[in-house]
RNA sequence: AAACCGAGCUGUGCUGUCGCGCGGUAUGUUGCCGUAAGGUAUUACCGUGAGGAAAGUCCGGGCACCGUAGUGCAGGAUAACGGAUAACGUCCGCCGAGGGUGACCUCAGGGAAAGUGCAACAGAAAUAAACCGCCGUCCCGCAAGGGAAGGCAAGGAUGGAAAGGCGAGGUAAGAGCUCACCGGCACACCGGUAACGGUGCGCGUCAAUGUAAACCCUAUCCGGUGCAACACCCGAGAAACGCCGCCUCGCGGCGGCGCUUGCACGGCGCGUAUUUUUCGGGCGGCACAGAGCCGUACGGCAACGUACGGACAAGAUAGAUGGCAGCUCAAAGUCGGCACAACCCCGCCGAUUUGGACAGAACCCGGCUUAUAAGCUCGGUUUCGGG
RNA sequence: GCGGGUGUAGUUCAAUGGCAGAACACUAGCUUCCCAAGCUAGAUACGUGGGUUCGAUUCCCAUCACCCGCUCCA
Numbered sequence: 001a002a003a004c005c006g007a008g009c010u011g012u013g014c015u016g017u018c019g020c021g022c023g024g025u026a027u028g029u030u031g032c033c034g035u036a037a038g039g040u041a042u043u044a045c046c047g048u049g050a051g052g053a054a055a056g057u058c059c060g061g062g063c064a065c066c067g068u069a070g071u072g073c074a075g076g077a078u079a080a081c082g083g084a085u086a087a088c089g090u091c092c093g094c095c096g097a098g099g100g101u102g103a104c105c106u107c108a109g110g111g112a113a114a115g116u117g118c119a120a121c122a123g124a125a126a127u128a129a130a131c132c133g134c135c136g137u138c139c140c141g142c143a144a145g146g147g148a149a150g151g152c153a154a155g156g157a158u159g160g161a162a163a164g165g166c167g168a169g170g171u172a173a174g175a176g177c178u179c180a181c182c183g184g185c186a187c188a189c190c191g192g193u194a195a196c197g198g199u200g201c202g203c204g205u206c207a208a209u210g211u212a213a214a215c216c217c218u219a220u221c222c223g224g225u226g227c228a229a230c231a232c233c234c235g236a237g238a239a240a241c242g243c244c245g246c247c248u249c250g251c252g253g254c255g256g257c258g259c260u261u262g263c264a265c266g267g268c269g270c271g272u273a274u275u276u277u278u279c280g281g282g283c284g285g286c287a288c289a290g291a292g293c294c295g296u297a298c299g300g301c302a303a304c305g306u307a308c309g310g311a312c313a314a315g316a317u318a319g320a321u322g323g324c325a326g327c328u329c330a331a332a333g334u335c336g337g338c339a340c341a342a343c344c345c346c347g348c349c350g351a352u353u354u355g356g357a358c359a360g361a362a363c364c365c366g367g368c369u370u371a372u373a374a375g376c377u378c379g380g381u382u383u384c385g386g387g
Numbered sequence: 388g389c390g391g392g393u394g395u396a397g398u399u400c401a402a403u404g405g406c407a408g409a410a411c412a413c414u415a416g417c418u419u420c421c422c423a424a425g426c427u428a429g430a431u432a433c434g435u436g437g438g439u440u441c442g443a444u445u446c447c448c449a450u451c452a453c454c455c456g457c458u459c460c461a
Base pairs, nucleotide, nucleotide: 001383002382003381004380005379006378007377008376009375010374013327014326015325016324017323018322020049021048022047023046024045025044026043031040032039033038051358055369056368058367059366060365061364062363063226064225065224066223070265071264072263073262075222076221077220078219079218081093082092083091084090095109096107097106098105099104110217111216115215116214117211118210119209131156132155133152134151135150137148138147139146140145164182165181167179168178169177183206184203185202187200188199189198190197191196230284232282233281234280235279236278237277238276239275240274243256244255245254246253247252258268259267260266290312293310294309295308296307297306298305299304329356331354332353333352334351335350336349337348338347344387345386388457389456390455391454392453393452394451397411398410399409400408405441413429414428415427416426417425434450435449436448437447438446
C1' cells in the first nucleotide's frame, strides 16, 4: 500500500426570518365557554421540543385489572455446559461440529435400542439380499458354451443413503473369517465446577439407515388480558333485591339452571338503599427521576456488579417538533496543476457543478430483527504494489 | 396503539414433503361470406430472502404487501 476480519462511534453545523406544540409568569377571573363534571381564549416575555433505529411488534419485564391465578388435562415456548440479569428465545465465557491460508465466522447443538409414520424416481434389493458377477461339484457337448442344485458378498451397476474404512493374511471363491492401523462402543485413571479432553485397557454380537424445523418422548419455564388495561367524575335514559322445582308455618335447606380465562375437578350466587347498566362528555393513568444515562475507582477473562460524583422537564389526542434565505462541513463528478514514474490510475493542491441516507415519538423500560448516503476511531490478519 | 389472519397463472380457487392443476380470460389455427358459439393447440404462476431435508408451494425463521377486529359483556 492493497484485500479483508473484529469492536465501537458520528448521523452536518451556525445565523436571520416567518410559524407550531407543551411548561412557567403576567393579562383575562365578581370574566368567558359548557346543562354539569370541567375547561380557559387572546396578547407579551422566558424556557423547552425526535431516533439510532422513534420502525417491525418478534421475545422479556414494569404497571393495571380480572370473584387469588389452586390441582389435573390440554396448549405454548426453550434445548450441549457454566455464568450475567428484574426477566428473556437476549448477552458473556467455554465445549463440540463445520467453514476459511489467516484474523475470524456459522450452528433450533437433547433423544432414532419407548412407540408410530414417511423415504418419490432409480435400483435385484430401502431395512431389505442377489441383477450382472466370482467359485468349486454334477450333467450335456469334440470344443466354444449351456444347464442343475449349491457357496459368496469382494468387484460392477442404482441411489441422498446399500450391514465401518484401508492394507495384509486366509480361502475353491469370499467375508471382522483372522491380524495391524484409523474410526466406533464400554470401563478405569488423570485434568476441568461442568459440557468435555487426554492416557490406558477391553470388545469383531462393532446387528438394529435417515428424518423429531413429522407425530412423539425427556427436562425446564409459562394464570389470562393489554394504557382502546384500569380508576374517578358529570349529564340524559333504563333496570333491579337472580330464576325454577321439592321440603318447611316461616327463617332456611336441597337439587337443577346460571357465573367462573380452553376443558374437568374445585369455587361463587354477596350486599343493602342504593347498586348495576346504555349512550355521550370530562379528568387521571401520562412525562421531574429511573431494574435509566455519563464519568472515576474497585471486583470479574467477560457479560455485569458495588461505591462515589454529575447531568437530565418532548408529551400530542386527527396527533407540535416545520418553511424560506445565507454561510459552512462531509462526499461525488468534471477541468487544471504538482509529485512519482518508460506511460496511465490509486496520492496531494486549486477551481467549478451537484449536494445530505434510512426514517419520525404516543404508558414506560431491557433486547432482537429489519432499513440506512457518507465518514471516523481502535485492535488484528494475509499478500506485498496492482492494472 | 393492541390483537388476529391471508399471500399460487390476468381473475377466482385447488393440490399428503416427491412431475403445480381447474374454470373463465389471452394467443394461434380450423369452421363461417363476416362475427359469436363450437373444436384443436399453446403461453402464463407458488410475494421475497435464508434454513431443515436426499428432495420444500407445503415445515421453521426473518422480511414485504394486503385484509379483519378492538369501551365493557357476549
Two RNAs folded together computationally: RNase P RNA and transfer RNA, 461 nucleotides in total.
Rfam match: Bacterial RNase P class A. About the family: Ribonuclease P (RNase P) is a ubiquitous endoribonuclease, found in archaea, bacteria and eukarya as well as chloroplasts and mitochondria.